[in-house]
Context: one part of a larger RNA
RNA sequence: GGAUGAACGCUGGCGGCGUGCUUAACACAUGCAAGUCGAACGGGAUCGGCUGGAGCUUGCUCCGGCCGUGAGAGUGGCGAACGGGUGAGUAAUGCGUGACCGACCUGCCCCGUACACCGGAAUAGCUCCUGGAAACGGGUGGUAAUGCCGGAUGCUCCAAUGCGAUGCAUGUCGCGUUGGGAAAGAUUUCAUCGGUAUGGGAUGGGGUCGCGUCCUAUCAGGUAGUCGGCGGGGUAACGGCCCACCGAGCCUACGACGGGUAGCCGGCCUGAGAGGGCGACCGGCCACAUUGGGACUGAGAUACGGCCCAGACUCCUACGGGAGGCAGCAGUGGGGAAUAUUGCACAAUGGGCGCAAGCCUGAUGCAGCGACGCCGCGUGCGGGAUGGAGGCCUUCGGGUUGUAAACCGCUUUUGUCGGGGAGCAAGCCUUCGGGUGAGUGUACCCUUCGAAUAAGCACCGGCUAACUACGUGCCAGCAGCCGCGGUAAUACGUAGGGUGCAAGCGUUAUCC
Numbered sequence: 001g002g003a004u005g006a007a008c009g010c011u012g013g014c015g016g017c018g019u020g021c022u023u024a025a026c027a028c029a030u031g032c033a034a035g036u037c038g039a040a041c042g043g044g045a046u047c048g049g050c051u052g053g054a055g056c057u058u059g060c061u062c063c064g065g066c067c068g069u070g071a072g073a074g075u076g077g078c079g080a081a082c083g084g085g086u087g088a089g090u091a092a093u094g095c096g097u098g099a100c101c102g103a104c105c106u107g108c109c110c111c112g113u114a115c116a117c118c119g120g121a122a123u124a125g126c127u128c129c130u131g132g133a134a135a136c137g138g139g140u141g142g143u144a145a146u147g148c149c150g151g152a153u154g155c156u157c158c159a160a161u162g163c164g165a166u167g168c169a170u171g172u173c174g175c176g177u178u179g180g181g182a183a184a185g186a187u188u189u190c191a192u193c194g195g196u197a198u199g200g201g202a203u204g205g206g207g208u209c210g211c212g213u214c215c216u217a218u219c220a221g222g223u224a225g226u227c228g229g230c231g232g233g234g235u236a237a238c239g240g241c242c243c244a245c246c247g248a249g250c251c252u253a254c255g256a257c258g259g260g261u262a263g264c265c266g267g268c269c270u271g272a273g274a275g276g277g278c279g280a281c282c283g284g285c286c287a288c289a290u291u292g293g294g295a296c297u298g299a300g301a302u303a304c305g306g307c308c309c310a311g312a313c314u315c316c317u318a319c320g321g322g323a324g325g326c327a328g329c330a331g332u333g334g335g336g337a338a339u340a341u342u343g344c345a346c347a348a349u350g351g352g353c354g355c356a357a358g359c360c361u362g363a364u365g366c367a368g369c370g371a372c373g374c375c376g377c378g379u380g381c382g383g384g385a386u387g388g389a390g391g392c393c394u395u396c397g398g399g400u401u402g403u404a405a406a407c408c409g410c411u412u413u414u415g416u417c418g419g420g421g422a423g424c425a426a427g428c429c430u431u432c433g434g435g436u437g438a439g440u441g442u443a444c445c446c447u448u449c450g451a452a453u454a455a456g457c458a459c460c461g462g463c464u465a466a467c468u469a470c471g472u473g474c475c476a477g478c479a480g481c482c483g484c485g486g487u488a489a490u491a492c493g494u495a496g497g498g499u500g501c502a503a504g505c506g507u508u509a510u511c512c
Stems, first nucleotide, its partner, number of pairs: 001512004006508005013377006019370002021335001026333003030330003035078003040075002047068009085288003094213008104205002109201007117151004126141001128139004157180010185193003214260003221251003226248004231243003263285004267278004290311005313324004341367001343366003349363001350361004380410004390401004415449001418446003424439001427436003456501005461482003467496005477484002
């Protein structure tokens, strides 16, 4: 000098774009953050219309029928494994990069081929009975489906096996035999959305290997599933991943093992570069979700707002037993030098569900707060000497503040008043007229008023740009280093003046 997710002191006009718990992965009140589909299903509360009957306070109540509307709850499907948070752990089961899988999976999506036939048994909701303070249950009866099950058919699908061809080793391709395996319907009704099998694609994932990846030798030996083999289990898949048996290996001074520290990278800061430091925001990967363990479901889960068990903590309780998990968005307490609103909207972008309308979305878009950062703008411009008054200094002549002010003329950015006013709207709906914007009457434009609403901070001994007076008297104090202060201090304090930056200026901390 540059830099910062900064903090502190003094000061503070506006706007744009960014950014904001670095500490206790401490504990959390409250609200919201993942739902959706009636075009899968049974069902029908409610409301409206028409109509019949009864009561009758003659315009109200009750009962019934038809049409429409279709809530809550439930079965079922898809989603909930994304999106969002955090960095505890992890020095390699991670990350980066380059290869490989002849050892693999992939819902939704795209392309192709073929198919969807016949049946069955349940169960929730519901009714009734019943336990419990609650959470939550138990039983009876009956019921639906794109829920579940059986049979049929079934290709190039799967398993076993035979033959042939071929390749880069485990393989690949072709032709057979035996065995096995499928389906679901809905509707606005003939069109669309779905269903099943299989091949291919795309996307996403899984696995293996090479190289790279902090400090420490005051850590020198480490290792028994350890290293390898045969066989098996398990997995989507290879493999000591696991198991039985057999062998005795395997790693290590090119640093094993141990200890400490740490998420990694694209990048960011600095530097001429080499290098050094960092890994906030944004993007990729990983890991975690109160602590530890476990599996279930599923195309996909070491499953943040799922389940089970154990621990700690908090809460409810009728004392028998239950409930909870903000490292989601706000917010609270605590810790701290220190870090924001319990805001608005789904209008846009994106996501989930749905044929769609649409619903949900603290993702996101916006607004609020903070000079926290960067950038831009303003606090006026021109004239004005008899160098006014005041202040300060003085050799008392004067000098300086200083064209600075006053005064004259002008302008109006910002502000204020009034008026106008986009774009973000593509799409979707529509009675074909039109409707749909949180931000927002925002940006922007015109206009009224009037210099009016707007300057500070640090420094002035040398380094280092900028000096005098007074006070103080090794005191009070200053200080980055050298050093100032003991009676004329350009070094302390104040004033005048000056210098440097400027809505900031200094200080502290850290990195180069």

This is a predicted structure of a 512-nucleotide part of an RNA (small-subunit ribosomal RNA, 5' domain) from Pelotomaculum sp. DTU098. Model confidence (mean pLDDT): 82 of 100.